The part of an RNA shown here (small-subunit ribosomal RNA, central domain) has 349 nucleotides and comes from an uncultured prokaryote. Rfam family: Bacterial small subunit ribosomal RNA. The full RNA is in RNAcentral, with records from ENA.
Context: one part of a larger RNA
RNA sequence: CUGGGCGUAAAGCGCGCGUAGGCGGAUUGUUAAGUCUCAUGUGAAAGCCCUGGGCUCAACCUGGGAACUGCAUGGGAUACUGGCAGUCUAGAAUACAGUAGAGGGUAGUGGAAUUUCAGGUGUAGCGGUGAAAUGCGUAGAGAUCUGAAGGAACAUCAGUGGCGAAGGCGACUACCUGGACUGAUAUUGACGCUGAGGUGCGAAAGCGUGGGGAGCAAACAGGAUUAGAUACCCUGGUAGUCCACGCCGUAAACGAUGUCAACUAGAUGUUGGAAGGGUCUACCUUUUAGUGUCGCAGCUAACGCGUUAAGUUGACCGCCUGGGGAGUACGGCCGCAAGGUUAAAACUC
Numbered sequence: 001c002u003g004g005g006c007g008u009a010a011a012g013c014g015c016g017c018g019u020a021g022g023c024g025g026a027u028u029g030u031u032a033a034g035u036c037u038c039a040u041g042u043g044a045a046a047g048c049c050c051u052g053g054g055c056u057c058a059a060c061c062u063g064g065g066a067a068c069u070g071c072a073u074g075g076g077a078u079a080c081u082g083g084c085a086g087u088c089u090a091g092a093a094u095a096c097a098g099u100a101g102a103g104g105g106u107a108g109u110g111g112a113a114u115u116u117c118a119g120g121u122g123u124a125g126c127g128g129u130g131a132a133a134u135g136c137g138u139a140g141a142g143a144u145c146u147g148a149a150g151g152a153a154c155a156u157c158a159g160u161g162g163c164g165a166a167g168g169c170g171a172c173u174a175c176c177u178g179g180a181c182u183g184a185u186a187u188u189g190a191c192g193c194u195g196a197g198g199u200g201c202g203a204a205a206g207c208g209u210g211g212g213g214a215g216c217a218a219a220c221a222g223g224a225u226u227a228g229a230u231a232c233c234c235u236g237g238u239a240g241u242c243c244a245c246g247c248c249g250u251a252a253a254c255g256a257u258g259u260c261a262a263c264u265a266g267a268u269g270u271u272g273g274a275a276g277g278g279u280c281u282a283c284c285u286u287u288u289a290g291u292g293u294c295g296c297a298g299c300u301a302a303c304g305c306g307u308u309a310a311g312u313u314g315a316c317c318g319c320c321u322g323g324g325g326a327g328u329a330c331g332g333c334c335g336c337a338a339g340g341u342u343a344a345a346a347c348u349c
Base pairs, nucleotide, nucleotide: 004320005319006318007303008302012317014201015200016199017198021194022193023192025088026087027086028085029084030083031082033081034080035077036076037075038074039073040072041071042070049065050064051063052062053061054060091191092188093187094186095185096183097182098181099180103177104176105175106174107173108172109171110154115149116148117147118146119145120144121143125136126135162169163168206247207246208245209244210243211242215241216240220236221235222234223233258316259315260314261313262312263311266294267293268292269291270290271289272288273287274286275285276284277283298305299304322349323348324347331342332341333340334339
């Protein structure tokens, strides 16, 4: 180098964009770099291999041959790959007309509820638990009514429903804005796929500065429980949770399943379109893009997967190589820090 793998045994980067590189549709001509063929030169000797000879044999020595799979130059071939030139439309993209959507950002608005405050009514309890107690309350609580303040989250609709690359996204309105899907024509004419480095996004927690703070609630305090109870339960309660800006860059970041493309039985539900039919709000048929369930072939160690593949193939990237030591040490890079990332060895079984 060839080789085996990555849903659950070790193994798919959390997810995009994209540089180099790798790979790349149909057709015509040309070139002849790769490729194939022939010739010439070279490929030291020894050794290996074949075949003779010499030491009584052998080891050993020695003659000849083959081989040296390579390289260079020249002549030739042109199917495939590449280069160059031209053409094409099936990939890709753009224009046009529509459609659905919690996709993103900014500003504003709304109602229910909790809490607090003020006032009215009213009187002895409230709260909490397995049972209690701490706690609140005659300085008038809890209950109930009216008003005000403030913050956070948006019941029903709600659906293996929708949107987004992933993280994720759910009241309403306006503005700004990304993507997807469908239809029929037109345009460009391979403009494509993947993507080492790189770069951007990236839940929660955490960090910095300044705000905000209703509820909830690490830490903390008290009450219980218990042999103990640094817990589970209860009463309180600070960071935090919220906003702006800046960091952090990790998760069971999961479909534990990389991206793209082609091919390979069906059945059934559902979401968004389109076409046709219909007794025209129903419903039926066809088609398309999603999203579920079951299932043939096939695959799989089994479980299971099964046109949304883990089937059959191709292109490119990432990753794995016994358990522990260890995702650790050291060093580098990044970070305010917490730490992240890259990443061993001794030793041991």